[in-house]
Molecule: small-subunit ribosomal RNA
Organism: Chromobacterium rhizoryzae
RNA sequence: UGCAGUCGAACGGUAACAGGGUGCUUGCACCGCUUACGAGUGGCGAACGGGUGAGUAACGCAUCGGAAUGUACCGUGUAAUGGGGGAUAGCUCGGCGAAAGCCGGAUUAAUACCGCAACGCCCUGAGGGGGAAAGUGGGGGACCGUAAGGCCUCACGUUAUACGAGCAGCCAAUGUCUGAUUAGCUAGUUGGUGGGGUAAAGGCUCACCAAGGCGACGAUCAGUAGCGGGUCUGAGAGGAUGAUCCGCCACACUGGGACUGAGACACGGCCCAGACUCCUACGGGAGGCAGCAGUGGGGAAUUUUGGACAAUGGGCGCAAGCCUGAUCCAGCCAUGCCGCGUGUCUGAAGAAGGCCUUCGGGUUGUAAAGGACUUUUGUUCGGGAGCAAAUCCUAGUGGUUAAUACCUACUGGGGAUGAGAGUACCGGAAGAAUAAGCACCGGCUAACUACGUGCCAGCAGCCGCGGUAAUACGUAGGGUGCAAGCGUUAAUCGGAAUUACUGGGCGUAAAGCGUGCGCAGGCGGUUGUGCAAGUCUGAUGUGAAAGCCCCGGGCUUAACCUGGGAACGGCAUUGGAGACUGCACGACUAGAGUGCGUCAGAGGGGGGUAGAAUUCCGCGUGUAGCAGUGAAAUGCGUAGAGAUGCGGAGGAAUACCGAUGGCGAAGGCAGCCCCCUGGGAUGACACUGACGCUCAUGCACGAAAGCGUGGGGAGCAAACAGGAUUAGAUACCCUGGUAGUCCACGCCCUAGACGAUGUCAACUAGCUGUUGGGGGUUUGAAUCCUUGGUAGCGAAGCUAACGCGAGAAGUUGACCGCCUGGGGAGUACGGCCGCAAGGUUAAAACUCACAGGAAUUGACGGGGACCCGCACAAGCGGUGGAUGAUGUGGAUUAAUUCGAUGCAACGCGAAAAACCUUACCUGGUCUUGACAUGUAACGAAUCCUGGAGAGAUUUAGGAGUGCCCGAAAGGGAGCGUUAACACAGGUGCUGCAUGGUCGUCGUCAGUUCGUGUCGUGAGAUGUUGGUUUAAGUCCCGCAACGAGCGCAACCCUUGCCAUUAGUUGCCAUCAUUAAGUUGGGCACUGUAAUGGGACGGCCGGUGACAAACCGGAGGAAGGUGGGGAUGACGUCAAGUCCUCAUGGCCCUUAUGACCAGGGCUUCACACGUCAUACAAUGGUCGGUACAGAGGGUCGAGAAGCCGCGAGGUGGAGCCAAUCUCAUAAAACCUAUCGUAGUCCGGAUCUCACUAUGCAACUCGAGUGCGUGAAGUGGGAAUCGUUAGUAAUCGCAGAUCAGCAUGCUGCGGUGAAUACGUUCCCGGGUCUUGUACACACCGCCCGUCACACCAUGGGAGUGAGCUUCACCAGAAGUGGGU
Repeated sequence: UGCAGUCGAACGGUAACAGGGUGCUUGCACCGCUUACGAGUGGCGAACGGGUGAGUAACGCAUCGGAAUGUACCGUGUAAUGGGGGAUAGCUCGGCGAAAGCCGGAUUAAUACCGCAACGCCCUGAGGGGGAAAGUGGGGGACCGUAAGGCCUCACGUUAUACGAGCAGCCAAUGUCUGAUUAGCUAGUUGGUGGGGUAAAGGCUCACCAAGGCGACGAUCAGUAGCGGGUCUGAGAGGAUGAUCCGCCACACUGGGACUGAGACACGGCCCAGACUCCUACGGGAGGCAGCAGUGGGGAAUUUUGGACAAUGGGCGCAAGCCUGAUCCAGCCAUGCCGCGUGUCUGAAGAAGGCCUUCGGGUUGUAAAGGACUUUUGUUCGGGAGCAAAUCCUAGUGGUUAAUACCUACUGGGGAUGAGAGUACCGGAAGAAUAAGCACCGGCUAACUACGUGCCAGCAGCCGCGGUAAUACGUAGGGUGCAAGCGUUAAUCGGAAUUACUGGGCGUAAAGCGUGCGCAGGCGGUUGUGCAAGUCUGAUGUGAAAGCCCCGGGCUUAACCUGGGAACGGCAUUGGAGACUGCACGACUAGAGUGCGUCAGAGGGGGGUAGAAUUCCGCGUGUAGCAGUGAAAUGCGUAGAGAUGCGGAGGAAUACCGAUGGCGAAGGCAGCCCCCUGGGAUGACACUGACGCUCAUGCACGAAAGCGUGGGGAGCAAACAGGAUUAGAUACCCUGGUAGUCCACGCCCUAGACGAUGUCAACUAGCUGUUGGGGGUUUGAAUCCUUGGUAGCGAAGCUAACGCGAGAAGUUGACCGCCUGGGGAGUACGGCCGCAAGGUUAAAACUCACAGGAAUUGACGGGGACCCGCACAAGCGGUGGAUGAUGUGGAUUAAUUCGAUGCAACGCGAAAAACCUUACCUGGUCUUGACAUGUAACGAAUCCUGGAGAGAUUUAGGAGUGCCCGAAAGGGAGCGUUAACACAGGUGCUGCAUGGUCGUCGUCAGUUCGUGUCGUGAGAUGUUGGUUUAAGUCCCGCAACGAGCGCAACCCUUGCCAUUAGUUGCCAUCAUUAAGUUGGGCACUGUAAUGGGACGGCCGGUGACAAACCGGAGGAAGGUGGGGAUGACGUCAAGUCCUCAUGGCCCUUAUGACCAGGGCUUCACACGUCAUACAAUGGUCGGUACAGAGGGUCGAGAAGCCGCGAGGUGGAGCCAAUCUCAUAAAACCUAUCGUAGUCCGGAUCUCACUAUGCAACUCGAGUGCGUGAAGUGGGAAUCGUUAGUAAUCGCAGAUCAGCAUGCUGCGGUGAAUACGUUCCCGGGUCUUGUACACACCGCCCGUCACACCAUGGGAGUGAGCUUCACCAGAAGUGGGU
């Protein structure tokens, strides 16, 4: 903005259109005559249909009943429809107003309005009173009338009345969300009588009277919400929900109100108030889309301002018909459901491309291409239903009638009517032609690789992924799942037996009220009769339709539509049954109770009394301490303590008995006596006759502490004071000490008030102790039976396990209380209680993904038991102090290369940094490269001499032609040069990607497996226990029996003997020499090969007749003889990518390669490991003796000679039991020094040398002369070591040109001590606790600082809902005047 009534057959009429007629100036006028009709009067409708869910927790809805009602239209009847009257719209004239609209005059009709009559009707006091109507149209033979018409008849209408149908109003019963941190609500409130009112019952309203009514079975209040059929989910029971369709209710801008009407307090009516919008001449007016479309706004989000009344239905009308955004259709949206398609068959060269790759291939993949077919859908051409039959016309038969008119019912025939739409459907044509996406691929959960990224970017439903090899991020290839959809988000139910009615729990996981009494409530023993409320059963009514389900039917199928059935689990009425529950009446004694006898007891209350002890007071004796502690001090004491004797005061508590003993409901109760009093057990009888059990609210009791008032106060003792301890010590310990503890009265009302186990009842194996009562046998001790309590084991059973187990946590029943993840929090707010302290009831926001229980294996413990180790102790010698060497840290530097970092890095890698090594730095150079393989070409390789340069390198010249095959040509191997490319190269990174190797716990005695058994399981057992051992070594026992890796043994070496052997070794005997030098010999020593020997074998003792231990003999050796090699399962992400190997990454004219020089050697400092010392057990001088094991030809090098010496010279012999390095030193024998910074000590420094080497400046080693520092035995702390060991003394070797205080070996001399296992450290076994498992270097608590989130308080302030009281008061209704 558009759209969402009709009737002219009710009326006066005629503004407009059309038709007809008349007039004629043929394009005007007239006629309401016909179809028709604006506005108006009048009737009916407008209370239906359509929309929405704000309100409503209610007779609103659902189910099922009821009585005191109304009803237009509709149906069936009955009786009427007579005769009059006055107005008023419209129209016309005039006026007001901007408009909306209004006012006045004249005139007119009706099915508009009003009287009269009154058969029936209604009211009644029975006399009486009240009160209705309307006509219109069609047809018509006779009769009447000029006509209209009368008249007759029909239809419709109207009036009255009766019944019905449908509709509407009213009432009861039952059901219908959450909150008790809402417990009391109510004054017309509850009832009665009477009046009024309504269609109708009724406090609906009013007057009077009474004081009721509702409520723990939840009133009132607050919050939320339309209800139902149904829908979603679920096996069901349930839970959630109330779109579409159907029924009911409520609402119509917000609030109030009535009018009209059959019906409304009325969505498209009226009045008032309010908010908002619009018009205005500012005076005043208009409006209500939660109708259909549509617009704006809001929002994550929701359509066309379409067509048609053809069908179905509705309103009006006699009808034709008109109206109908109801409805039927179309449009938009993959929003849902259903159906269909995007092709089918064939096709291996397994194409190309992509991706991966172990480089072989695999995969995409018959997929594509190619070949052969098909044509749904789409395109195009052609055909083409059904939804449509009534109304209407006509023929016939009935009804009505005087009637063959009219009207009406039925039957036959005929014609008309389609918005959707040329739609559904059918046929022809061309042509694979027109048509595939989305999510996911770590597990749950179907589906895996590559690259990129590097705790970044990101993912994520939960667990979690990402820190350089990500199937988890991103991309790609491949795969999986769905498919015109697929994912995400939000929501509901399910799984969830995590609210448990079906169907859970409460000892320790959350959960038994601290305990009892007890009203309501719930439940209740045996038996009989009655009733029939519950219960069971039959029938009837109802449970709307749709939906769900079943069987059919219709669209090609399906979705969808449609017919029938079943179901609707319910409610009501009625008939029956009579077991069980209930109710009523009666009876019983087994539950419960009463009486009688006996008994035990720290049961309770009150009073009295006793002894011991502490403290205090008095007096005496007496003197210097007492007290206290780990040790002390404060304190007390010469003003006389403590100790001791006597006397006195006062308060509190009651040793022994005394006990997994007793009593009590629990809390709790303890000397003895008296009084009052409760409960219990037992025995046998008598009585009552179900009187019982449990118990929300309630009432009572309720340790300790605390509070109030008044007493009391000895000891003890919060607070407090002082002393100690300590880093501190507001604590533990000590000295004091006040409330309090005690009594009386009154409060508080909580505890780990625990058996962490509610009360009552019944049933279900045993055994042992103890405490009460009774009984049997017995002389007695004892023993048996029974009953009540209290303890310990234990069967079945239960339990997650631990455990419980007749005193249940077993099997059942009754009732109560309580729980529903952790934290927030038993807190806040509110209520109740309290003097207070506080108690009780009791949340939420927010936050976490776990909190918790029981058990298992480890690890750990300033837990326990046992055992071992130079672990401590007992000894010896050191380190830490000094100087030096060496390594490390730090600092420095161009570089001071890198690694190793508690033990288990630090004389370590390095068994040798001047160059080299060398990896580092500076500078100079090279780029297929210093090194390897492959291709091609050239050249033999190689050697020599010059120039430049620091050198790498560069340049010039010369010499030279080999080996193999072949007759030759030529070819081949090797080497060199050149060229290009594949590649080389990297001591670059990652030891937290790895292999290998090594360190360590630890040479500690452990660590596992098979089978069996036990346990739900993790796991256990074996492997624990007793004894023993160096040993999980062995023996015995045992639900274990066996076995593996470790232990031991086997191996090497050393200690004794034998055999064999006889040189380079040896020499007893015989010769010989300077000399085992030589002859000779192999006896001895020694060498090096093979054997023997030692096994707890023998004896005694102990032990369990064991294993084994102790002692002894013999023996070279005695209990693994000494030493070595040998290192279980594993731990430390231990060390090493710089030995080597290797994945990945990185560099490639450089992070590769070469060269010269420098650096790794620096130096305020700190640490580790060593050397030498500080001296007399010594230093120095001189003399003299004795090893072992090694090395040596690019070597070790003898004799001799030279040098003070390092060394030089020399070059014999030696490839070594032959020669040599090579004199071992300490020791021993003399001498000297005389306790000192020295005749100790040797650093540092000067000079002069030596050898090595291309070269000793940075930067090596040694020698000689000289110099002569610190140091006088080392703080805290700390290391090694148990016998040929420590200590001490020298020797050799590897590396190596040179360089050793280091390292690895070798021998010489050669001790002391071990009571023992309390303690420190480490380890093993068993056991125990655990909130630890990255395992105590663990875990974890609180404050504070900063940031953020949520919540509370806060002077106040704003808004909403509600209650009560008061003021003002519109429209309206009723009444009065």